Source information:
The RNA shown here (transfer RNA) has 73 nucleotides and comes from an Endomicrobiia bacterium. Its Rfam family is "tRNA". Its family is annotated with triplet codon-amino acid adaptor activity in the Gene Ontology. Rfam classes the family as a transfer RNA. The RNAcentral record of the sequence draws on ENA. The coordinates come from a structure-prediction model, not an experiment, and the mean pLDDT is 82.

RNA sequence: GGGCCCGUAGUUCAAUAGGGAGAACGUCUCCUUGGCGUGGAGAAGGUUGUGGGUUCAAAUCCCAUCGGGUCCA
Numbered sequence: 001g002g003g004c005c006c007g008u009a010g011u012u013c014a015a016u017a018g019g020g021a022g023a024a025c026g027u028c029u030c031c032u033u034g035g036c037g038u039g040g041a042g043a044a045g046g047u048u049g050u051g052g053g054u055u056c057a058a059a060u061c062c063c064a065u066c067g068g069g070u071c072c073a
Stems, first nucleotide, its partner, number of pairs: 001072007010025004019056001027043005049065005
């Protein structure tokens, strides 16, 4: 330098042939307990790496770019 894969909540990851952004753990509140933990109920938390484009509509398609991994040279 070139090819391919990955980047989504604090963490680990889902969401496919475009159409409601989600789970588990964690955090907070309430119930339960003498207290903690366990258990139960609820809530907060996301410009889907960044910038642009296509479209009525983009995490998803296209282009560029940044970071990580891998292969080739």